Notes:
The RNA shown here (c-di-GMP-I-GGC riboswitch aptamer) has 89 nucleotides and comes from a Chloroflexota bacterium. It matches the Rfam family "c-di-GMP-I-GGC riboswitch aptamer". Its family is annotated with cyclic-di-GMP binding in the Gene Ontology. Of the family's consensus pairs, 95% are formed in the model.
[in-house]
RNA sequence: UACGAAAAGGGCAAACCGGGAGAAAUCCCGGGACGCGAAGUCAGGAAUAUAAGGUCCGUUUCGGGGCUAUGACAGUCCGGCCACCGAAA
Repeated sequence: UACGAAAAGGGCAAACCGGGAGAAAUCCCGGGACGCGAAGUCAGGAAUAUAAGGUCCGUUUCGGGGCUAUGACAGUCCGGCCACCGAAA
């Protein structure tokens, strides 16, 4: 450098529940553990979910529908940066 053990020490915490923020996606705090060697970090590329605002359509009503990220997601993939331990090969 790489690799990732039925190793050691330690770390994180899915679903779900309670409280809070948000239009939502989702996030924060507490509980809880499905899992994880980068499940640390960065929205650079892609994907995904959302659609307040914008825009288009529709409608006797203003109740509906389509598209759209600038907002979300790092526990979807790729990529950047940083890092603990040390069996085997």